[in-house]
Context: one part of a larger RNA
RNA sequence: GGACGAACGCUGGCGGCGUGCCUAACACAUGCAAGUCGAACGGAGAUACGCGCUGAAGAUGUAGCUUGCUAUUGAUUCUUGUGUAUCUUAGUGGCGGACGGGUGAGUAACGCGUGAGCAACCUGCCUUUCAGAGGGGGAUAACGUUUGGAAACGAACGCUAAUACCGCAUGACAUUACUGAGUCGCAUGGCUUGGUAAUCAAAGGAGCAAUCCGCUGAAAGAUGGGCUCGCGUCCGAUUAGGUAGUUGGCGGGGCAACGGCCCACCAAGCCGACGAUCGGUAGCCGGACUGAGAGGUUGAACGGCCACAUUGGGACUGAGACACGGCCCAGACUCCUACGGGAGGCAGCAGUGAGGGAUAUUGGUCAAUGGGGGAAACCCUGAACCAGCAACGCCGCGUGAGGGAAGACGGUUUUCGGAUUGUAAACCUCUGUCCUCUGUGAAGAUGAUGACGGUAGCAGAGGAGGAAGCUCCGGCUAACUACGUGCCAGCAGCCGCGGUAAUACGUAGGGAGCGAGCGUUGUCC
Numbered sequence: 001g002g003a004c005g006a007a008c009g010c011u012g013g014c015g016g017c018g019u020g021c022c023u024a025a026c027a028c029a030u031g032c033a034a035g036u037c038g039a040a041c042g043g044a045g046a047u048a049c050g051c052g053c054u055g056a057a058g059a060u061g062u063a064g065c066u067u068g069c070u071a072u073u074g075a076u077u078c079u080u081g082u083g084u085a086u087c088u089u090a091g092u093g094g095c096g097g098a099c100g101g102g103u104g105a106g107u108a109a110c111g112c113g114u115g116a117g118c119a120a121c122c123u124g125c126c127u128u129u130c131a132g133a134g135g136g137g138g139a140u141a142a143c144g145u146u147u148g149g150a151a152a153c154g155a156a157c158g159c160u161a162a163u164a165c166c167g168c169a170u171g172a173c174a175u176u177a178c179u180g181a182g183u184c185g186c187a188u189g190g191c192u193u194g195g196u197a198a199u200c201a202a203a204g205g206a207g208c209a210a211u212c213c214g215c216u217g218a219a220a221g222a223u224g225g226g227c228u229c230g231c232g233u234c235c236g237a238u239u240a241g242g243u244a245g246u247u248g249g250c251g252g253g254g255c256a257a258c259g260g261c262c263c264a265c266c267a268a269g270c271c272g273a274c275g276a277u278c279g280g281u282a283g284c285c286g287g288a289c290u291g292a293g294a295g296g297u298u299g300a301a302c303g304g305c306c307a308c309a310u311u312g313g314g315a316c317u318g319a320g321a322c323a324c325g326g327c328c329c330a331g332a333c334u335c336c337u338a339c340g341g342g343a344g345g346c347a348g349c350a351g352u353g354a355g356g357g358a359u360a361u362u363g364g365u366c367a368a369u370g371g372g373g374g375a376a377a378c379c380c381u382g383a384a385c386c387a388g389c390a391a392c393g394c395c396g397c398g399u400g401a402g403g404g405a406a407g408a409c410g411g412u413u414u415u416c417g418g419a420u421u422g423u424a425a426a427c428c429u430c431u432g433u434c435c436u437c438u439g440u441g442a443a444g445a446u447g448a449u450g451a452c453g454g455u456a457g458c459a460g461a462g463g464a465g466g467a468a469g470c471u472c473c474g475g476c477u478a479a480c481u482a483c484g485u486g487c488c489a490g491c492a493g494c495c496g497c498g499g500u501a502a503u504a505c506g507u508a509g510g511g512a513g514c515g516a517g518c519g520u521u522g523u524c525c
Base pairs, nucleotide, nucleotide: 001525002524003523004522006521007520008519009518010517013397014396015395016394017393018392019390020389021355026353027352028351030350031349032348035095036094037093040092041091043089044088045087046086047085048084049083050082051081055078056077057076061072062071063070064069065068102308103307104306111233112232113231114230115229116228117227118226121225122224126221127220128219129218130217131216132215134168136166137165143158144157145156146155147154148153174199175198176197177196178195179194180193181192182191183190184189204213205212206211234280235279236278241271242270243269246268247267248266249265251263252262253261283305284304285303286302287298288297289296290295310331311330312329313328314327333344334343335342336341361387363386364385365384369383370381371380372379373378400430401429402428403427410421411420412419413418434466435462436461437460438459439458440457444452469514470513471512472511473510474495475494476493480509481508482507483506484505490497491496
């Protein structure tokens, strides 16, 4: 000198774009952050209309007359049953909750980076192609009845549906077994083509229909993942030996798949001064900062990968998890309780307490972009887009411009002549960036739809009005005098100042630098 996720002191006008718990992966009140589909299904409820029926109220008309009562008629309303249509939806079922969002605790590792390999693998939704969907069955939630419990939540019996579940049929380019032929390779082996046998599928919905959306099997693609290997990846030898599933083999089990991944048996190996093991520290990278470069430092924000979700362990479901807002167990903690038993997990967005030098709103909208579900309408989305707060950073603009010498007053200084503040002010003439008021008013949105937002912009009017500080002035280092103080009070990055004329302390005048900032501290180069 540069840089910063900064903090502190003094000061502070505006705008744009960014950034904002670096500490306690500490504990969390409250709200929201993952739902959706009624075009898979049976119910339940609401509304409208139609029909039927039981009962109730009863306008009106008719008859009788004791002129206000009886009989009868029955519009209409309510109740109840049923059908159709529309809407809502607890439950069954499907897809999605493995994405998106957060954090960096752990991890020195095939975790990451880079380059290869899989002749050892998987891949829902999507695309292409081929083939198919025949005929049956038994349940179960919801619901009803009874019932337990303070609650959380159940139990028994009975009924019912499906794109839920289960057989059967059909079936190959699929899989397995046996058996031929051809061909290729880096080994195990792969590929192509025959034969025989065995095994395994399916679901419907909407529509008047056409058709569309789905379903099953197979082949390929795309996308996403899994595994293996070469090389690279911090400090310590005041850590020198480490290792028993350890190293390898054979056979199995398991897995999508290879493999001591696991198991039985057999052998005794394997790693290590080219630093094993142990200990410490740490997420890695693209990048960022600095530097002429080499290098050094770093890994906030943005992007990729990994790991984690109160701590530890475990599996279930599923194409995919050993799953942040799923399940089970154990621990700690918090809460409820009728003491029998239950509930919870902000390292999602806000917010609270605590810690700390220190870090924001319990905001708006799904308008756009994107995601999930749906045929769609649409619903959900604290992803996202916006707004709020903070000079935290970068960038831009302003705080006026021109004229104006009696060089005014005042201040400071003085050798008392003056010098300086200083064209500075006053005063005159202007301007309108920002500002205030009024009006208009976007783009962002392909037809509709705008949170931002009456925002940005534009037009008109007003008026210099509302907007400058901070640090320094001995040398390094740009900038000097006066007074006060008297090794005191103090300054200080280094050298060093201060003990009676201090350009070094304090104040004032003047000056220098930067400027909505300026200094200080911390860290890196």
The part of an RNA shown here (small-subunit ribosomal RNA, 5' domain) has 525 nucleotides and comes from Acutalibacter sp. 1XD8-33. The prediction has a mean pLDDT of 85. NCBI's taxonomy places the organism under Bacteria, Bacillati, Bacillota, Clostridia, Acutalibacter. It matches the Rfam family "Bacterial small subunit ribosomal RNA".